[in-house]
């Protein structure tokens, strides 16, 4: 790196339309929010200089995701 087990977050409200056991649920739409699935971005840095290179849990959010479950970086232990 890869697989198993376990531990492991974050972020909403409102409008409308259907259905309804009136508790809800769905699917469209506004602004709004997170970031730990991907992506991208750049710091120091080797004799200068240009260029390449150059890390993230930092930064952007392109994606993704804000009921819940999955899932997720990261961390343990086991095996190859």
């Nucleotide at each position: 790196c890869g697989u198993g087990c376990g531990g492991g977050a974050g972020a909403g409200c409102u409008u409308c339309c259907g259905g309804u056991c009136c508790g809800c649920c769905g699917g469209a739409g506004g602004c709004g929010c997170c970031g730990a699935a991907g992506g991208a971005g750049c710091a120091a840095g080797a004799c200068c200089u240009c260029u390449c290179c150059g890390a993230a849990u930092c930064u952007c959010u392109c994606a993704g995701g804000c009921c819940c479950c999955c899932g997720u970086a990261c961390c343990g232990c086991a095996c190859g």

A computed fold for an 80-nucleotide RNA from a soil metagenome, annotated as Glycine riboswitch aptamer. Of the family's consensus pairs, 90% are formed in the model. Its mean pLDDT, the model's own confidence on a scale to 100, is 76. The RNAcentral record of the sequence draws on MGnify.